This is a predicted structure of a 482-nucleotide part of an RNA (small-subunit ribosomal RNA, 3' major domain) from a metagenome. Model confidence (mean pLDDT): 83 of 100. It matches the Rfam family "Bacterial small subunit ribosomal RNA".
[in-house]
Context: one part of a larger RNA
RNA sequence: UGACGGGGGCCCGCACAAGCGGUGGAGCAUGUGGUUUAAUUCGAUGCAACGCGAAGAACCUUACCUGGAUUUGACAUCCUGAAAAUUCUAUUGAAAGGUAGAAGUGCCCUUUUUUAAAGGGAAUUCAGUGACAGGUGCUGCAUGGCUGUCGUCAGCUCGUGUCGUGAGAUGUUGGGUUAAGUCCCGCAACGAGCGCAACCCUUAUCUUUAGUUACCAUCAUUAGGUUGGGGACUCUAGAGAUACUGCCCCGGUUAACGGGGAGGAAGGUGGGGAUGACGUCAAGUCCUCAUGGCCUUUAUAUCCAGGGCCACACACGUGCUACAAUGGAUUGUACAAAGGGCUGCAAACCUGCGAAGGUAAGCUAAUCCCAAAAAGCAAUCCUCAGUUCGGAUUAGAGUCUGCAACUCGACUCUAUGAAGUUGGAAUCGCUAGUAAUCGCGGAUCAGCAUGCCGCGGUGAAUACGUUCCCGGGCCUUGUACA
Numbered sequence: 001u002g003a004c005g006g007g008g009g010c011c012c013g014c015a016c017a018a019g020c021g022g023u024g025g026a027g028c029a030u031g032u033g034g035u036u037u038a039a040u041u042c043g044a045u046g047c048a049a050c051g052c053g054a055a056g057a058a059c060c061u062u063a064c065c066u067g068g069a070u071u072u073g074a075c076a077u078c079c080u081g082a083a084a085a086u087u088c089u090a091u092u093g094a095a096a097g098g099u100a101g102a103a104g105u106g107c108c109c110u111u112u113u114u115u116a117a118a119g120g121g122a123a124u125u126c127a128g129u130g131a132c133a134g135g136u137g138c139u140g141c142a143u144g145g146c147u148g149u150c151g152u153c154a155g156c157u158c159g160u161g162u163c164g165u166g167a168g169a170u171g172u173u174g175g176g177u178u179a180a181g182u183c184c185c186g187c188a189a190c191g192a193g194c195g196c197a198a199c200c201c202u203u204a205u206c207u208u209u210a211g212u213u214a215c216c217a218u219c220a221u222u223a224g225g226u227u228g229g230g231g232a233c234u235c236u237a238g239a240g241a242u243a244c245u246g247c248c249c250c251g252g253u254u255a256a257c258g259g260g261g262a263g264g265a266a267g268g269u270g271g272g273g274a275u276g277a278c279g280u281c282a283a284g285u286c287c288u289c290a291u292g293g294c295c296u297u298u299a300u301a302u303c304c305a306g307g308g309c310c311a312c313a314c315a316c317g318u319g320c321u322a323c324a325a326u327g328g329a330u331u332g333u334a335c336a337a338a339g340g341g342c343u344g345c346a347a348a349c350c351u352g353c354g355a356a357g358g359u360a361a362g363c364u365a366a367u368c369c370c371a372a373a374a375a376g377c378a379a380u381c382c383u384c385a386g387u388u389c390g391g392a393u394u395a396g397a398g399u400c401u402g403c404a405a406c407u408c409g410a411c412u413c414u415a416u417g418a419a420g421u422u423g424g425a426a427u428c429g430c431u432a433g434u435a436a437u438c439g440c441g442g443a444u445c446a447g448c449a450u451g452c453c454g455c456g457g458u459g460a461a462u463a464c465g466u467u468c469c470c471g472g473g474c475c476u477u478g479u480a481c482a
Base pairs, nucleotide, nucleotide: 001482002481003479004478005477007476008475009474010473011472012471013470015466016465019430020429021428022427023426026321027320028319029318030317031316032315033314034312035311042053043052064307065306066305067304068303069302070301073132077131078130079128080127081126082125083124086103087102088101089100090099091098092097107121108120109119110118111117112116134296135295137294138293139292143290144289145285146284147283148281150279155194156193157192158191159190160189161170162169163168174185175184176183200273201272202271203270205241206240207239208238209237210236211235215230216229219228220227244267247261248260249259250258251257323423327382328381329380330379331378332377333376339370340369341368344363345362349358350357351356389420394415395414396413397412398411399410400409436458437457438456439455440454441453442452
């Protein structure tokens, strides 16, 4: 100087408390451990691994296993020789591949030249040779890059000066204050840098410009903003304005600042996002990529078929659906936002109980489509039951995607109708348009979503307080620790 203390002081955080809803019990989905297996590819392992890499394993992916093949190689550059490229057929085979045969002389340049021939070149294929290719092989404890974490915590440092023999100290401590090393005052310090804040995006209010595909108050018109018309309103998207403790009162050291009030759409950082200092964990990643070293080179490379990654006594994590009446069912009816669409989204109509199928308008989209929002509201039935709750499981029949749904897809219909009556110890999230609850969209994607990323609808309770648990910041103290 740090680190640590079941030392002290001050302070903060959904850290506790106060509340609301869960997890832990059930069934299923998914990940992991374990076990099994020819293989169940590999990595991630307290917080910070476990719906994680994987924004989508039937083949492919795929790295694993079994079997069948190839050896200058699936891919790149160079050298030599030959052949146009290319197309087709037969045979063998699970395919990859092997074997045999047929058709077939293009493009550019030069020379001779009537045709035509010769030479060279580009591209492609085959054969050969070796340089080399190849490796998701090892080492993340050799590395770059990227990422997690403490933590959006308020810290981390430097120059000059001063003090100290020195390591170092001071500044950065102290008194106040703040979300903040934020600001004020003081001070052997005076300044500065990286962080904080602001500048950026979005949302909330207003003005203005512009009105098409959006809008419709007034005037006509229509089944309908449908058409004429309008530029007010909504909305869209460009430019501006607005918030600064600016104003008033009180407190405070005449300060920083705090409390209250006015005006205001919004008030003291208005809400949300992006933004992550010096560093810590030899944290994670050699399987994104790059890369040193090592290893491999008829195999640890490459191609193919099938299988596996989907196994199942069990254990754990994360979720979904429930156990019901604040509910379930049937019918009617209302209101979103944000997205996607040409190998695409598909209206309407017809067929089917349905998943879907047929036919087909429109749309490269503020125009057309996906598209029905759902919870809600109104009416009726059910009346506390393992039920008109719950939907697992199983049987049969189908639809769709796709060479192909056996291992191993999703969905539909009929039948079946399991556990489950609110969950032990323990434990998680959340402070407001939040929790809870309700549906909608997108990426990936042929197909496959209870996951992920977004969107809006309805919309709470509670916070006395900081004694305690956990984590963190500052000062101080002890130390046989570095």